The RNA shown here (c-di-GMP-I riboswitch aptamer) has 85 nucleotides and comes from a Planctomycetaceae bacterium. Model confidence (mean pLDDT): 84 of 100.
């Protein structure tokens, strides 16, 4: 240095849930809270979920990136803390 990742150390992020707030909604943000995370940092790309709209049916549903939203989903790139085996 590369791979790798510990019942190590320092620090970081923060699921569910609760409160506030914004939004038609999905959901976002802030605070509390920690189940977890070695990229649960960032970028690109593919895919899935959800909301709205449109179309077709009119029982209950199907289709369409058309406008949104989300992923703690995959892959690739890139930056980065620590150093046991």
């Nucleotide at each position: 240095c590369c791979u790798c990742g510990a019942u190590a150390a320092a620090g970081g992020c923060a699921a569910a849930c609760c409160g506030g707030u914004c939004g038609u909604a999905a959901g976002g943000c802030c605070g509390g809270g920690a189940c977890g995370c070695a990229a649960a940092g960032c970028c690109a790309u593919g895919g899935g979920g959800c909301c709205g709209g449109g179309c077709g049916a009119u029982u209950c549903c199907g289709c369409c990136g058309c406008g949104g939203u989300u992923c703690g989903c995959g892959u690739g790139g890139u930056u980065g803390c620590c150093g046991a085996a």